A computed fold for an 81-nucleotide RNA from Paenibacillus sp., annotated as c-di-GMP-I riboswitch aptamer. The prediction has a mean pLDDT of 80. Lineage of the source: Bacteria > Bacillota > Caryophanales > Paenibacillaceae > Paenibacillus.
[in-house]
RNA sequence: CCACGUUAUUGGCAAAACCGUUUAAAGGCGGUGACGCAAAGCUAAAGGGGCUAAGGGAAACUAUGCCAGCCAGCUAGCACA
Numbered sequence: 001c002c003a004c005g006u007u008a009u010u011g012g013c014a015a016a017a018c019c020g021u022u023u024a025a026a027g028g029c030g031g032u033g034a035c036g037c038a039a040a041g042c043u044a045a046a047g048g049g050g051c052u053a054a055g056g057g058a059a060a061c062u063a064u065g066c067c068a069g070c071c072a073g074c075u076a077g078c079a080c081a
Stems, first nucleotide, its partner, number of pairs: 005078001012037002017032006035069001041074003047071002049067003055062002
């Protein structure tokens, strides 16, 4: 430097649920809490996929609102070999 994640160490993150707050909603944020995660770090102003539908529309539907803990892209930590 590259590949890999069977095993070890030190740390890290934090699902559901409940409480508070915010939003039209989805969702976000904070607290409690750990289901899990070797990228559960970052990217949604242009790869795919998904959620919501205020506004628009007779209705079907529709993103300019969201989801990175669905895949993807980018970057990074650690022991052995």